Glycine riboswitch aptamer, 88 nucleotides, folded computationally.
It was read from a public genome assembly, where an Rfam model found it.

[in-house]
RNA sequence: GAGAAUACUCCGGAGAAUCCCAAACGGGUGCCGAAGGUGCAAGGCGGUUUUUCGCCGAAUCUCUCAGGCAAAAGGACGGAGCAGACAA
Numbered sequence: 001g002a003g004a005a006u007a008c009u010c011c012g013g014a015g016a017a018u019c020c021c022a023a024a025c026g027g028g029u030g031c032c033g034a035a036g037g038u039g040c041a042a043g044g045c046g047g048u049u050u051u052u053c054g055c056c057g058a059a060u061c062u063c064u065c066a067g068g069c070a071a072a073a074g075g076a077c078g079g080a081g082c083a084g085a086c087a088a
Base pairs, nucleotide, nucleotide: 006083008081009080010079011078012077017029019028020027021026030069031068032067036065037063039061043056044055045054046053047052
């Protein structure tokens, strides 16, 4: 001088019943998609041998397991601050 990943702090941050039974903090119905998790396209690898099989394989897509459906909290993601290895 440059400053990634990442941690921490601050700011912004969507959706969906303030439902029902009830008084067990349990059950039921409807719903949401943005913690986490499941699934896979292109592509790659391997087998088989001529068209297939297995494995790997992303998302805010998909599923809704978990979570959530007034506010608060949480919240993917974005911005700012601070610390910051390696390499040159």
The coordinates come from a structure-prediction model, not an experiment, and the mean pLDDT is 75.